[in-house]
RNA sequence: GGGCGGUUAGCUCAGUGGUAGAGCGACUCUCUUACACAGAGUAGGCCAUAGGUCCGAGUCCUAUACCGCCCA
Numbered sequence: 001g002g003g004c005g006g007u008u009a010g011c012u013c014a015g016u017g018g019u020a021g022a023g024c025g026a027c028u029c030u031c032u033u034a035c036a037c038a039g040a041g042u043a044g045g046c047c048a049u050a051g052g053u054c055c056g057a058g059u060c061c062u063a064u065a066c067c068g069c070c071c072a
Stems, first nucleotide, its partner, number of pairs: 001071007010024004018055001026042005048064005
């Protein structure tokens, strides 16, 4: 330099163009003498950045940044 993949909650990851989710973690309540386990609930996302297409974009297109793999 070229090609490919990835970037979504604190962490690991889902997500057919039509209300952004799960597990773990955090917090609250129930339970217990207490802790743990278990059960119920709550908070936490401007979906890497900037443009474009579209009635509508996490999803499609372009550029950029970062991470990984391959080729040279």

Predicted 3D model of a 72-nucleotide RNA (transfer RNA) from a Candidatus Wildermuthbacteria bacterium. The same sequence occurs in records of 4 taxa. It matches the Rfam family "tRNA". Rfam classes the family as a transfer RNA.